[in-house]
RNA sequence: GCAGCCGUAGUGUAGCGGUAGCAUCCGACCUUCCCAAGGUCGUAGCCCGAGUUCGAAUCCCGGCGGCUGCA
Numbered sequence: 001g002c003a004g005c006c007g008u009a010g011u012g013u014a015g016c017g018g019u020a021g022c023a024u025c026c027g028a029c030c031u032u033c034c035c036a037a038g039g040u041c042g043u044a045g046c047c048c049g050a051g052u053u054c055g056a057a058u059c060c061c062g063g064c065g066g067c068u069g070c071a
Stems, first nucleotide, its partner, number of pairs: 001070007010024004018054001026042005047063003051059001
């Protein structure tokens, strides 16, 4: 330098054009003599910019970062 893949709550992950879901962490409460475990509720997220579309996490283009391969 070229190519491919990936980027989503603090962490790990699903989502393939129509309300962003799950687990975990954190907070409150319930349960218990206490702890642990369990249960209920809550906080928290689409890497950045531009385009297409009625509508974009999702499709196109560019950038940034990570990994891999080639040179």